[in-house]
RNA sequence: UAGAGUUUGAUCCUGGCUCAGAUUGAACGCUGGCGGCAUGGUUAAAACAUGCAAGUCGAACGAGAAACAGACUUCGGUCUGUGGACAGUGGCGAAAGGGCGAGUAAUGCGUUUCUAACGUGCCCAGAGGUCAGGGAUAGCCCAGGGAAACUUGGAAUAAUACCAAUCGUAUGGUUUUGCGUGCAAAGGUUUACUGCCUCUGGAUCGGGAAACGUCCUAUCAGCUUGUUGGUGAGGUAAAGGCUCACCAAGGCUAAGACGGGUAGCGGGUGUGAGAGCACGGCCCGCCGCAUCGGGACUGAGACACUGCCCGGACUCCUACGGGAGGCUGCAGUAACGAAUAUUCCGCAAUGCGCGAAAGCGUGACGGAGCAAUGCCGCGUGAAGGAUGAAGCACCUUCGAUGUGUAAACCACUGUCAGAAUCUAGAAAUACUGAUCAACCCCAAAGGAAGGGCCGGCUAACUUCGUGCCAGCAGCCGCGGUAAUACGAAGGGCCCGAGCGUUGCGCGGAAUCAUUGGGCUUAAAGCGUACGCAGGCGGAUUUGUAGGUAUCUUGUGAAAUCCCACGGCUCAACCGUGGAACUGCAGGGUAAACCACAAAUCUUGAGACAAGUAGGGGUCAGUGGAACGAUAUGUGGAGCGGUGAAAUGCGUAGAUAUAUAUCGGAACGCCAAAGGAGAAAUCAGGCCACUGGGCCUGUUCUGACGCUGAGGCACGAAAGCGUGGGUAGCGAACGGGAUUAGAUACCCCGGUAGUCCACGCCGUAAACGAUGCGCACUAGGUGGAGGAGGUUUUGACUCGCUCUCGGCCGAAGCAAAAGUGUUAAGUGCGCCGCCUGGGGAGUACGGUCGCAAGGCUAAAACUCAAAGGAAUUGACGGGGGCUCACACAAGCGGUGGAGCAUGUUGCUUAAUUCGAGGCAACGCGAAGAACCUUACCUAGGCUUGACAUGCACGGAUUAACUCUAAGAAACUAGAGCCACGCCCUCGGGUGGAACGUGCACAGGUGCUGCAUGGCUGUCGUCAGCUCGUGCUGUGAAGUGUCGGGUUAAGUCCCUUAACGAGCGCAACCCUUAUCGUUAGUUGCCAGCGCGUAUGGCGAGGACUCUAGCGAGACUGCCGGUGUUAAACCGGAGGAAGGUGGGGAUGACGUCAAGUCCUCAUGGCCUUUAUGCCCAGGGCUGCAAACGUGCUACAAUGGCGUGGACAGAGCGACGCAAGACCGCGAGGUGGAGCAAAUCGCAAAAACCACGCCCCAGUUCGGAUUGGAGUCUGAAACUCGACUCCAUGAAGCCGGAAUCGCUAGUAAUCGCAGAUCAGCUACGCUGCGGUGAAUACGUUCCUGAGCCUUGUACACACCGCCCGUCAAGUCAUGGAAGCCGGGAGUGCCCGAAGCCGUCGCGAUUCAGCGACGACCACGGCGAGUUCGGUGACUGGGACUAAGUCGUAACAAGGUAACC
Repeated sequence: UAGAGUUUGAUCCUGGCUCAGAUUGAACGCUGGCGGCAUGGUUAAAACAUGCAAGUCGAACGAGAAACAGACUUCGGUCUGUGGACAGUGGCGAAAGGGCGAGUAAUGCGUUUCUAACGUGCCCAGAGGUCAGGGAUAGCCCAGGGAAACUUGGAAUAAUACCAAUCGUAUGGUUUUGCGUGCAAAGGUUUACUGCCUCUGGAUCGGGAAACGUCCUAUCAGCUUGUUGGUGAGGUAAAGGCUCACCAAGGCUAAGACGGGUAGCGGGUGUGAGAGCACGGCCCGCCGCAUCGGGACUGAGACACUGCCCGGACUCCUACGGGAGGCUGCAGUAACGAAUAUUCCGCAAUGCGCGAAAGCGUGACGGAGCAAUGCCGCGUGAAGGAUGAAGCACCUUCGAUGUGUAAACCACUGUCAGAAUCUAGAAAUACUGAUCAACCCCAAAGGAAGGGCCGGCUAACUUCGUGCCAGCAGCCGCGGUAAUACGAAGGGCCCGAGCGUUGCGCGGAAUCAUUGGGCUUAAAGCGUACGCAGGCGGAUUUGUAGGUAUCUUGUGAAAUCCCACGGCUCAACCGUGGAACUGCAGGGUAAACCACAAAUCUUGAGACAAGUAGGGGUCAGUGGAACGAUAUGUGGAGCGGUGAAAUGCGUAGAUAUAUAUCGGAACGCCAAAGGAGAAAUCAGGCCACUGGGCCUGUUCUGACGCUGAGGCACGAAAGCGUGGGUAGCGAACGGGAUUAGAUACCCCGGUAGUCCACGCCGUAAACGAUGCGCACUAGGUGGAGGAGGUUUUGACUCGCUCUCGGCCGAAGCAAAAGUGUUAAGUGCGCCGCCUGGGGAGUACGGUCGCAAGGCUAAAACUCAAAGGAAUUGACGGGGGCUCACACAAGCGGUGGAGCAUGUUGCUUAAUUCGAGGCAACGCGAAGAACCUUACCUAGGCUUGACAUGCACGGAUUAACUCUAAGAAACUAGAGCCACGCCCUCGGGUGGAACGUGCACAGGUGCUGCAUGGCUGUCGUCAGCUCGUGCUGUGAAGUGUCGGGUUAAGUCCCUUAACGAGCGCAACCCUUAUCGUUAGUUGCCAGCGCGUAUGGCGAGGACUCUAGCGAGACUGCCGGUGUUAAACCGGAGGAAGGUGGGGAUGACGUCAAGUCCUCAUGGCCUUUAUGCCCAGGGCUGCAAACGUGCUACAAUGGCGUGGACAGAGCGACGCAAGACCGCGAGGUGGAGCAAAUCGCAAAAACCACGCCCCAGUUCGGAUUGGAGUCUGAAACUCGACUCCAUGAAGCCGGAAUCGCUAGUAAUCGCAGAUCAGCUACGCUGCGGUGAAUACGUUCCUGAGCCUUGUACACACCGCCCGUCAAGUCAUGGAAGCCGGGAGUGCCCGAAGCCGUCGCGAUUCAGCGACGACCACGGCGAGUUCGGUGACUGGGACUAAGUCGUAACAAGGUAACC
């Protein structure tokens, strides 16, 4: 040393991406009051108009203008003096100061040393000296050339300019000695200074050298000929290949030479806890540069920013002949760019140059101006003030609430800006202030607030608009009609003269890990060994002092950072002092450790000896089984092959079988959890040669060791080359199948190959996905090899020990899985490798290879993930167990016919709407002629058919009756008529009603994907959970698993679980038996009456009714089972193991259904999508589907006769008997609000008769006619009756449904709805009443456990590749274009050097030649970049094409 978001359904881990911080020479957007201090061309080292930026000295020198004075004058002027301008000679300066960073990876910089290998003008100190001469020359004057720049000739002149000679010093230098040669000076002004010369020393500033440090790249591995060294010489202030001659052949390099790229370096700056990382703007030090390139001159100092010469490019002037120029100085221009200021003031201060000084100069500097560019400070007021104002927010539940003490208002203050006066200070005092300014005074709340954000990270929320649009976005991600994420508003949060955005660097990032990471499975151990360099290395002793430790000295410039104090009112800023600068160097001390030197040792390592196991390796020869071929015999029709087939073989004799011969490859059993080897790998048996291991002995050597970059060797399979060999197998290929296709899987053939020899290749999921070596750290148990012990010996047993190879496990480790003395534990040593996914192990380059290809190995671009382990689900053409009318076994149906009904489709003005696999389709609808009704057409109404409130009106009303038009609604008109209270009897007022108006009503309009409620389904399946505890880092697990058992998570046992809840079961209803109570309307055994009916009396026995009880609990017996739960059998019982049936539906799933039952948010509509009414439609019909009814007949139909239910319903009702009608029905009405009366006839059934197998005496559709009933009304569009008609249909393809007992099948009855009815539907009721279930392989669904998973929207999942389309970046490519660095040859300016000549008194100078050499030219290469027809792959992109490769056994296991 703070973290957070983001991979998942969730979890842990790995890992990348992103954010919060501080910073900036910044820029951009919005905004902008003041001051202080700083900073300000980062791009074009591209080009520059104009002005300024280096001068000064008359006390070095001559000359001397203007002006003044004097004198003279021929009045033109001349002379003298003062004066000192312009210019010149001369001196010093101009090499500083100022600017910039192109170049430079070392000729640089930094630190520390060295220079006995050096220089130093001005300055300081010391010593000494300063004598006497000469000849020129500029300026000036005269004459000339030129446009200009400039320049030529002549005459004259001075010096602190120049020169010679001489004197003298010899201190100095040099030198072995000697000889020879040569060397100083300057004066000036003035009375005191200042110069000059020589020597010595100092100070300062420089030159040179060494060590160490100083970026990336090996896809740059070899570089070098003045190169490395020597001798000699030259050159320099000075060492040196610095240069030259000669000699030698060296020098550098994996600790990275050489090459390429990039870059000024440091003090420091930013960030960071630090270590680091990044940077080098302002300030300071060093270096380099001055338009590009080269060169020297002068000088103390330069190869010289505002000097010179030459060459190039560019610009300007020109009279065309020639000339001039260099802002990377200060301003400024234009250009470039996202972007960077005034052509300002002053030398007052500080400093520099010159001067004796006054002074002059100074775009250094001091200041001002511009810019919020940064840092710092101040202000935009402060106190009181609730009516909680208005406005805003349509925010709102309509009450309120927020903005908000905020405002208004009332008293107050005076910072800043503004104005006036004055003069402290910057100022050192004698003078000098460009600029800034304290203090004092005046007025007035007046002139002064914005920016970003508000989904999470991250402080801050509401409404409206929008509707995957417009847009936002740093990451995750928002937006498809209720957006806290877009836009606006209100509100809020954070900063504040600023606030945001963008860019770059640091941090977070332990995400390159020295501090401080990893490599079994996440990225990562080379396939394996040997081994050079390198790294590391056992025990003991002595010494040294390189490392190390400590002390000390020098240095580490100043500034910066830090601390203290101080100065500006504070701060920023500045000053003084200290500390620090972790470094480098010198010296002292110590000697443990590392190192080094010497010596010794045996435990590491090796050797020796005696044994021992083994598919260790190489070579040669050899054996049997199997297979194939060949020959012959037997035999006679098939064989072979598959899921099923076919191709194929076979009457020319196959397959099969027997014998013989030939051939190649591989070695059964033994055999294993086994053995050997470095790995790859190694197996019949035998011989030869040969490598290694283990054990025992402790005889020898004496650290000889470990690892190992490069290097070298070995290295499965496939493949390649040459030559052989080839039985079987078998890529390619051919054929047959399969299939939508089948370039596959399956089958029949079959070539390379597989085999051998020699040579290549050098890769594998070459795996234990685990580098090698050493040491240490619990055990248990198999196996292999060896040596001792125990026993008198031996076998056996037991125990011990060394080595190898397995399994299980403690601690520990690990994300977990796991690992665990064979470590993935704890340490040490060395090597290799990793740093998000894709692009890509690819391109280019290099290298190896015959090739195939191998090794090495990027980038652009793109994504926010990619991944590991484990968890819960879901799924599997995975497994196990179990269940269900799931199959099977049965019975009856559907699918074919006709009709009914629902749906689709079509049609229509409308055929209202909804429901859509199971789980829509006789469903909503338990009743569509009108109504219903929601639809259509036409006609009407607009506060409305319905609710509430307010205001006004007037007493007209409403209702009812009548009239007119009309289809009706409705409209118009007439008649008629109210109520409560007060009252002065005129009236007033009020409620209902009516009318008008305003709020509003209304909507079967939309959204079931905004909702509530209700419902379906899985499923009456046995499941779904919780608390506490325990386990796990966690998601989670455990419980709920396991063994039994059950219909059941039902119960029992076991058990880190113990309990509990919702479900199961039970409780509830009904039914089956009995008892009891009660006895009407029910009953009638016995008794009585009656012709007869329980009709009546009587009766409670029975049936029955409906209350209360009993009964069934595995309770009893036997067996099985764990002494269990339970199961099997039995007894008893009306009933037996939940007796039958019902009601009852866990957590949840399907965005399942319903806004058209109801309720409800939002949206839409308001003379209409509301309301009323008439008619029509919902019934429409080429077709298709679902559900039913009736049938096809004789187990039947028809006729006649006869018998037996239950449950219901009835007053707007059920209706008996009677009469009429063939009948539906009608007339009439007893009885009954019902155990009393009625509906009501039950039907199948039984008995008898007919029919005689036929489209019929089956079947009844359809149609004609005649009727009945309901209802205003049966045309569209009712039911029923009668007569007539008499269709299809003779048992139903593929397929499919229901049912396990009072069930299926079959028979009728009742009810709801309802005027009537399309009911054959639905809901109930009873009558008659079966068959079958071996069983769980298969189909469907479900439950539990387990397994795999790349699925989690969960297999209707996921996902791959080609092709097609668009966009982007990139590789190759005939070429084309441009740049860089070198190299060979040619040319060769200026210049220095050399030689020669001229010149002369010398120095100069001139000319010629030579060497070097800039620029330039030619050539062959090299390297980098751009472009390029065409071409290769890659990435990305809502809904394209073809298939289905992978994930489950992914349907042929996958992968290398």
The RNA shown here (small-subunit ribosomal RNA) has 1456 nucleotides and comes from an uncultured prokaryote. RNAcentral holds the sequence, with entries from ENA. Its mean pLDDT, the model's own confidence on a scale to 100, is 81. Its Rfam family is "Bacterial small subunit ribosomal RNA".